Predicted 3D model of a 71-nucleotide RNA (transfer RNA) from a Vicinamibacteria bacterium. The organism belongs to Vicinamibacteria, within Bacteria.
């Protein structure tokens, strides 16, 4: 410097171009003397700008990061 691949909640991690899904972690409640387990309930996210479409996480570009390979 170039090829490909990849960025989605604190971590992991789905989503034929149409209502962002679990799982673990966190918060209350139940429950227990108490703590853990277990039950309910609840907050929590598409890496940044554009484009293309009635509509973008998803398709196109251009940066940012990150993994790889090759100079």
């Nucleotide at each position: 410097g170039g090829g490909c691949g990849c960025g989605u909640c604190g971590u992991c991690a789905a989503a034929c171009g149409g209502g962002a899904a679990g799982a673990c972690g966190c918060u209350g409640g139940c429950c227990u003397u108490g703590c853990a387990a277990g039950c309910c309930a609840g907050a929590g996210a598409u890496g940044g700008g554009g484009g293309u479409u009635c509509g973008a996480u998803u398709c196109c570009c251009c940066c940012c990061g990150u993994g790889u390979c090759c100079a």